RNA sequence: UUAUCAAGAAAGGCAGAGGGAAUAGACCCGUUGAAGCCUUAGCAACCCUUUACUUAUUAAAGAAGGUGCUAAAUUCUACCCAUUAUGGAUAGAUAA
Numbered sequence: 001u002u003a004u005c006a007a008g009a010a011a012g013g014c015a016g017a018g019g020g021a022a023u024a025g026a027c028c029c030g031u032u033g034a035a036g037c038c039u040u041a042g043c044a045a046c047c048c049u050u051u052a053c054u055u056a057u058u059a060a061a062g063a064a065g066g067u068g069c070u071a072a073a074u075u076c077u078a079c080c081c082a083u084u085a086u087g088g089a090u091a092g093a094u095a096a
Base pairs, nucleotide, nucleotide: 001096002095003094004093005092010040011039012038013037014036018029019028020027023078024077025076026075041070042069043068046066047065048062049061050060051059052058074091079088080087
């Protein structure tokens, strides 16, 4: 810089009180075990692979590898607009 962010997918071990990005509010998760670390498994399909068409690209299929992810919409609200909402912006996350 560009694209996406209401879909999807968890068990075990260590550990022991916090966690949901930051600020504020709300709400929620947590000793029936939070964060963190490790193992295994899984999801997805950004990169990637194959096929078809090909200038670009697009479509379908796949999952070996590089990432990512596996409570709740990026948990919700905050600023703008006013059609009151699956809107826009900001911030953030991920990928190239």